Predicted 3D model of a 72-nucleotide RNA (transfer RNA) from a Balneolaceae bacterium.
RNA sequence: GCCGAUAUAGCUCAGUGGUAGAGCACUUCCAUGGUAAGGAAGGGGUCGUCGGUUCAAGUCCGACUAUCGGCU
Numbered sequence: 001g002c003c004g005a006u007a008u009a010g011c012u013c014a015g016u017g018g019u020a021g022a023g024c025a026c027u028u029c030c031a032u033g034g035u036a037a038g039g040a041a042g043g044g045g046u047c048g049u050c051g052g053u054u055c056a057a058g059u060c061c062g063a064c065u066a067u068c069g070g071c072u
Base pairs, nucleotide, nucleotide: 001071002070003069004068005067006066007065010024011023012022013021018055026042027041028040029039030038048064049063050062051061052060
């Protein structure tokens, strides 16, 4: 220098163009003599950045940034 993959909650990850989700973690409550386990409820997201397409974009297209890998 060229090519590819990945970027979504604190962490690990789903998400077929039409209201952003799960598990773990966190908060409150239940329960126990008390703890762990268990049960119920809840909070937490500018979906890497900037543009484009579309009535509508996490999703499609382009550029850029970061990380990982490959080729020379």
The same sequence occurs in records of 2 taxa. It matches the Rfam family "tRNA". The family's RNA type in Rfam is transfer RNA. Rfam's curators write: Transfer RNA (tRNA) molecules are approximately 80 nucleotides in length. Its family is annotated with triplet codon-amino acid adaptor activity in the Gene Ontology. The coordinates come from a structure-prediction model, not an experiment, and the mean pLDDT is 83.